[in-house]
Context: one part of a larger RNA
RNA sequence: GUCUGCGAGUCAGUGGCAUGUGGCGAGGUUAACCCGGGUGGGGGAACCGUAGCGAAGGCGAGUCUUAAAAGGCGUUUGAGUCGCGUGUCCUGGACCCGAAGCGGGAUGAUCUAGCCCUGAGCAGGUUGAAGCGCGGGUAAGACCGCGUGGAGGACCGAACCCACUUAGGUUGAAAACUGAGGGGAUGACUUGGGGCUAGGGGUGAAAGGCCAAUCAAAUUCCGUGAUAGCUGGUUCUCUCCGAAAUGCAUUUAGGUGCAGCGUCGCGUGAUUACGUCCAGGGGGUAGAGCUACUGGAUGCUUGCGGGCCCAUACCGGGUACCAACAGCAACCAAACUCCGAAUACCUGCGACGCGUAUCGCGGCAGUGACUCGGCGGGGGAUAAGCUCCGUUGUGGAAAGGGAGACAGCCCAGAUCGUCGUCUAAGGUCCCGAAGCGUGUGCUAAGUGGGAAAGGAUGUGGAGUCGCAUAGACAGCCAGGAGGUUGGCUCAGAAGCAGCCAUCCUUGAAAGAGUGCGUAACAGCUCACUGGUCUAGUGGUUCCGCGCCGACAAUGUAGCGGGGCUCAAGCACACCACCGAAGACGCGGCAACGGCUUUCGGGCCGUUGGGUAGGAGAGCGUUCCGUCCAGGGGCGAAGCGGCGGCGUGAGCCUGUCGUGGACCGGGCGGAAGUGAGAAUGCAGAC
Numbered sequence: 001g002u003c004u005g006c007g008a009g010u011c012a013g014u015g016g017c018a019u020g021u022g023g024c025g026a027g028g029u030u031a032a033c034c035c036g037g038g039u040g041g042g043g044g045a046a047c048c049g050u051a052g053c054g055a056a057g058g059c060g061a062g063u064c065u066u067a068a069a070a071g072g073c074g075u076u077u078g079a080g081u082c083g084c085g086u087g088u089c090c091u092g093g094a095c096c097c098g099a100a101g102c103g104g105g106a107u108g109a110u111c112u113a114g115c116c117c118u119g120a121g122c123a124g125g126u127u128g129a130a131g132c133g134c135g136g137g138u139a140a141g142a143c144c145g146c147g148u149g150g151a152g153g154a155c156c157g158a159a160c161c162c163a164c165u166u167a168g169g170u171u172g173a174a175a176a177c178u179g180a181g182g183g184g185a186u187g188a189c190u191u192g193g194g195g196c197u198a199g200g201g202g203u204g205a206a207a208g209g210c211c212a213a214u215c216a217a218a219u220u221c222c223g224u225g226a227u228a229g230c231u232g233g234u235u236c237u238c239u240c241c242g243a244a245a246u247g248c249a250u251u252u253a254g255g256u257g258c259a260g261c262g263u264c265g266c267g268u269g270a271u272u273a274c275g276u277c278c279a280g281g282g283g284g285u286a287g288a289g290c291u292a293c294u295g296g297a298u299g300c301u302u303g304c305g306g307g308c309c310c311a312u313a314c315c316g317g318g319u320a321c322c323a324a325c326a327g328c329a330a331c332c333a334a335a336c337u338c339c340g341a342a343u344a345c346c347u348g349c350g351a352c353g354c355g356u357a358u359c360g361c362g363g364c365a366g367u368g369a370c371u372c373g374g375c376g377g378g379g380g381a382u383a384a385g386c387u388c389c390g391u392u393g394u395g396g397a398a399a400g401g402g403a404g405a406c407a408g409c410c411c412a413g414a415u416c417g418u419c420g421u422c423u424a425a426g427g428u429c430c431c432g433a434a435g436c437g438u439g440u441g442c443u444a445a446g447u448g449g450g451a452a453a454g455g456a457u458g459u460g461g462a463g464u465c466g467c468a469u470a471g472a473c474a475g476c477c478a479g480g481a482g483g484u485u486g487g488c489u490c491a492g493a494a495g496c497a498g499c500c501a502u503c504c505u506u507g508a509a510a511g512a513g514u515g516c517g518u519a520a521c522a523g524c525u526c527a528c529u530g531g532u533c534u535a536g537u538g539g540u541u542c543c544g545c546g547c548c549g550a551c552a553a554u555g556u557a558g559c560g561g562g563g564c565u566c567a568a569g570c571a572c573a574c575c576a577c578c579g580a581a582g583a584c585g586c587g588g589c590a591a592c593g594g595c596u597u598u599c600g601g602g603c604c605g606u607u608g609g610g611u612a613g614g615a616g617a618g619c620g621u622u623c624c625g626u627c628c629a630g631g632g633g634c635g636a637a638g639c640g641g642c643g644g645c646g647u648g649a650g651c652c653u654g655u656c657g658u659g660g661a662c663c664g665g666g667c668g669g670a671a672g673u674g675a676g677a678a679u680g681c682a683g684a685c
Stems, first nucleotide, its partner, number of pairs: 001685006011092003015089010027048003033042003052059002062073004095233002098230001102223006113197009122187001124156003127152001131148006160184003164181005199215001201211003236618006246259005260367002262364006274353004278348004287339001288337002294333003298329004305322002307319004370395001372393008400411003415588004420584003426578003429562003435575001437574006448564001454548002458545010475532005481505003486500003511526001515524002589608008619674001621671008630663002638658005643652003
């Protein structure tokens, strides 16, 4: 891992509530217990109901507060009670499995820690303390030398003890080892045997170490099915309806209570609900506005007041500084408003539509982690697949078609069948169903098929303003001068470093000079003018489509691909077609409503996606009661094949084989009643 078996809402209570059904009914029922063959008989204590009010005494259709007034709860209108079944709750382990843990009693020091008693072990080699002897030395010493001696948590190094490094091992040879090195090795050494200390306790040269492969509190049994607002699991079918992820509160935030939203029953069914229209309303949002307020804020005019300067005995004077008020002009605001929508909301003895809606009471829930998209906002950075509200849609709980693939986008809500029809979104050259559709334009960038500020004689269209046969624009030929090198500055400054001024003359025209250039001049050129040529040529604004801006890592790789250029791209208009589980046609099933019924049913209409969840109807398993003068060695159950039936769970006393002794059907009853999941349990492979 697979297979087979086992594996989770149970039982109890004269419990609560509700509902179905039955008995009796203003009454209903007995409990213990007794008799007894009996599921039979007795037993009325007691309980519930028939009257309430008060804390109570108590009173009573009333009563309580009370001086009164007034008020509260009752009375009229009355149905209960006892069984059985079902739903749910309560109390119990209470659907099942699951802690870490807590308490009590026991068992452990054959592992290990420390201690006690009694024994044992340490090859070999080295060093050479004290002391002592002799010699030297001294006044005597100290001291020195040579011997002797044999000390040491001394040295080297086996046994023995340890475990520092590294390699291997890591489903190991081994639940801690092996190899090669390493440390101690007369000591706080190592070790045998025997003993002592026990769980909040021991022991510990102290690491929370060790106390039998277990230690921040051993092991074992019991309390014990501890508790688990947590995780996982929870077994057959079909039918009807179908949520929520919100508000308030919470030692509350992944839990719970009440409300909201679901379902079922009963009542109501008044048009009150819902949708659209009509009529009537209130509002202060969007927008807008502001000498209409409160504030903000810019420019100009004015210049109260102030600053600075002058004058100061006083009067005062100046100012290119700041600037109030006021005026003119242009603005800003969630907490500004002289104004002010669209929507939304409220009302209606208005209208129409819809139509088992709505509303009330009761049984049973689930939900109370939401998600993305559009719109209006707050937070953030006018970031986030961000976060928090409002509103709406989808997902959640929704399949189908489109978007390449793609819960939340677009279209559209799947009862079943159908080799019929029409459409939606989206598409119609090929992959790939349907148009290389028609008409008029645009695009040349493969733009389409990713992107900004910004940039540009891309190109199409529409305006507008110049110049132009009195000859424009571009090109070519020629002129482009004189006062003058203007003045200043400067080493120089001559059109052309810089500052100031920017005139006059000649003329067809020519700047006290547009750019290049020189050290300064020179030189080239422009503006401007004439000629030549000949018909358009410039500026500017708006719109359409393009261009640049544009760099990433496996391989084109930013149309799904091929491929596409009067398109298979873009814009506008039009015709046709394809396209879904949508709609329609035909047929079947079911639920509900209506009509009808000789109660079997028939007809018509509507509805039938679905998680949590509510409600209903069934299938199957085991056992029990009863009926079938049921089946069975002429072959039961079980198992396998084939065939048939049912919407499904499933069924067949259909058939064949196997098997070899029990089994079924109807009506009822009772449950150890359905397996794929729980890192489920056991076995097999």

Model confidence (mean pLDDT): 85 of 100.
The part of an RNA shown here (large-subunit ribosomal RNA, domain II) has 685 nucleotides and comes from Bifidobacterium merycicum DSM 6492.
Rfam family: Bacterial large subunit ribosomal RNA.
RNAcentral holds the full RNA, with entries from ENA and SILVA.
NCBI's taxonomy places the organism under Bacteria, Bacillati, Bifidobacteriales, Bifidobacterium, Bifidobacterium merycicum.